[in-house]
Notes:
The RNA shown here (transfer RNA) has 73 nucleotides and comes from Castor canadensis. The coordinates come from a structure-prediction model, not an experiment, and the mean pLDDT is 82. Lineage of the source: Eukaryota > Teleostomi > Mammalia > Castoridae > Castor.
RNA sequence: GGAGGUGUAGCUCAAGUGGCAGAGCACCUGCCUAGCAAGCAUGAGGCCCUGAGUUCAAACCUCAGUGGCUCCA
Numbered sequence: 001g002g003a004g005g006u007g008u009a010g011c012u013c014a015a016g017u018g019g020c021a022g023a024g025c026a027c028c029u030g031c032c033u034a035g036c037a038a039g040c041a042u043g044a045g046g047c048c049c050u051g052a053g054u055u056c057a058a059a060c061c062u063c064a065g066u067g068g069c070u071c072c073a
Base pairs, nucleotide, nucleotide: 001072002071003070004069006067007066010025011024012023013022019056027043029041030040031039049065050064051063052062053061
């Protein structure tokens, strides 16, 4: 330099060819225990990488930029 795929909760990842975002683990609180772990119940946590465009409406479609990943040179 080129190609492919990828940025969504603290971490790992979902979201039937557009209609105001979820799960597991982790975390808070309560129950349980002599206490801890495990288990049960509940709750908090997101301007969906950035900018622009299309649309009544964009995490999702288009373009550009950018972070990190793999491959080629």
It matches the Rfam family "tRNA". It is annotated as a transfer RNA.